[in-house]
Bacterial RNase P class A from a Vicinamibacterales bacterium, 425 nucleotides, folded computationally. The RNAcentral record of the sequence draws on ENA. Its Rfam family is "Bacterial RNase P class A". Its family is annotated with dimeric ribonuclease P complex, tRNA processing and ribonuclease P activity in the Gene Ontology. It is recorded under the gene name rnpB. The prediction has a mean pLDDT of 75.
RNA sequence: GCAGUGAUCAAGACAACCGCCCGCCGUAGCUCGUGCAAACGAGCGAAGGCGGGAGGAAAGUCCGAACUCCGCAGGGCAGUGCGCCGGGUAACGCCCGGUCAGGGUGACCUGAAGGACAGUGGCACAGAAAACACACAGCUGACGUUCGGCGCAAGCCGGACAAGCAAUGGUGAAAAGGUGCGGUAAGAGCGCACCGCGUCGGCCGCAAGGUUCGACGGCAGGCAAAACCCCGCACGGAGCAAGGCCAAAUAGGGAAGCGCAACGCGCCGCGCAAGCGGCGCGGGAAAGGACGGCCCGUCCGAGGCUUCCGGGUAGGCUGCUCGAGCCUGGCAGUAAUGCCAGGCCUAGAGGAAUGGUUGUCGCGCCGAAGCUCGCCGCAAGGCGAGCGAAGGCGGACAGAAUUCGGCUUACGGAUCGCUGUAGUG
Numbered sequence: 001g002c003a004g005u006g007a008u009c010a011a012g013a014c015a016a017c018c019g020c021c022c023g024c025c026g027u028a029g030c031u032c033g034u035g036c037a038a039a040c041g042a043g044c045g046a047a048g049g050c051g052g053g054a055g056g057a058a059a060g061u062c063c064g065a066a067c068u069c070c071g072c073a074g075g076g077c078a079g080u081g082c083g084c085c086g087g088g089u090a091a092c093g094c095c096c097g098g099u100c101a102g103g104g105u106g107a108c109c110u111g112a113a114g115g116a117c118a119g120u121g122g123c124a125c126a127g128a129a130a131a132c133a134c135a136c137a138g139c140u141g142a143c144g145u146u147c148g149g150c151g152c153a154a155g156c157c158g159g160a161c162a163a164g165c166a167a168u169g170g171u172g173a174a175a176a177g178g179u180g181c182g183g184u185a186a187g188a189g190c191g192c193a194c195c196g197c198g199u200c201g202g203c204c205g206c207a208a209g210g211u212u213c214g215a216c217g218g219c220a221g222g223c224a225a226a227a228c229c230c231c232g233c234a235c236g237g238a239g240c241a242a243g244g245c246c247a248a249a250u251a252g253g254g255a256a257g258c259g260c261a262a263c264g265c266g267c268c269g270c271g272c273a274a275g276c277g278g279c280g281c282g283g284g285a286a287a288g289g290a291c292g293g294c295c296c297g298u299c300c301g302a303g304g305c306u307u308c309c310g311g312g313u314a315g316g317c318u319g320c321u322c323g324a325g326c327c328u329g330g331c332a333g334u335a336a337u338g339c340c341a342g343g344c345c346u347a348g349a350g351g352a353a354u355g356g357u358u359g360u361c362g363c364g365c366c367g368a369a370g371c372u373c374g375c376c377g378c379a380a381g382g383c384g385a386g387c388g389a390a391g392g393c394g395g396a397c398a399g400a401a402u403u404c405g406g407c408u409u410a411c412g413g414a415u416c417g418c419u420g421u422a423g424u425g
Stems, first nucleotide, its partner, number of pairs: 001421009012361007020053006029044006055397001059408002062406005067239004079235005084098005099113001100111004114230002119228002122223002136169002138165003144161007177195006196219001197217005202211003243318004253309006263282008288300004325344008363394004370387007
């Protein structure tokens, strides 16, 4: 230099001007109360002043919580999630440390990492066979049966069959451990040695597990549980549009009061009667209402009028930001993290503010002129590299919405450690 790997850091700075949101102060002004008034008090508060105003992911809304309401969640069924070991945490499916497995030459990275001997099912193509293994090619045909030949016979030779085998070949992602020697009819952990594997013991480790240690066993039975399933553990639901408070207008609900007059007729009840009460019809006054700027007037007038109560809507207030908070230092711990001390207050809007312009500085890139260096050349000069004033260009992803802890995704840059490799000295 190139290629890679891990971690950390900031997310440009300052100023001016014009704007936005919130808080506090508060002038003018407005409203209310007391007062005859002057005035005083309270509230709102244009302008103005002061202070504060996004992120490492504010994002996806994927996990876990706080908080709130419904509810009382004990058991069972269903469902969902998780699953090596130890630790951290309010909690987690997150984090830290380790183990094992896998990948990489390496730094380092990745892992939903319980059970396939509970059961059911699956394994394309190829292949004989995809699993309580199998036999296509192949090897053997010892023992046994049979046929033929030879032989006096014992028997020998050849063929066929029953049968035995799994070494060799072939298929496949995957076919019951590997190498060698012995052994056999041929073979085979059939026997043995070494390697591998498993079990037990010793030792190390809290554990997962490890082991250059010892003994024993010829040796477990393919893959997939991100197929169903089994085992263990956890889980009630909805979410700040949760929830709480205040509360119009209109409509509707409930309660109380007023009211359908006077008068006439009829009926009924009580009563010996006079009379009283009720209902119906006629009647039409008043309260009230409609028309109307007001008066007169006209019309309506109990399905009315007045008052009160309660619920809900619009709207407003709250929840709302001091919190598993942030910064610095110390201590414990390998670390995640915890504890202690000191300091700090850091958006709180509600269709949603946090912006724009200009200038200076800073960073990166380009860079006429100019400067420096190297090479070639006798020289003039040529070629290449670096620095580089003026100037120009660039600066990502992205916007809080109840609040935290994580994960994931998006994204331009800087610094440091480490690894591999090549060249030069």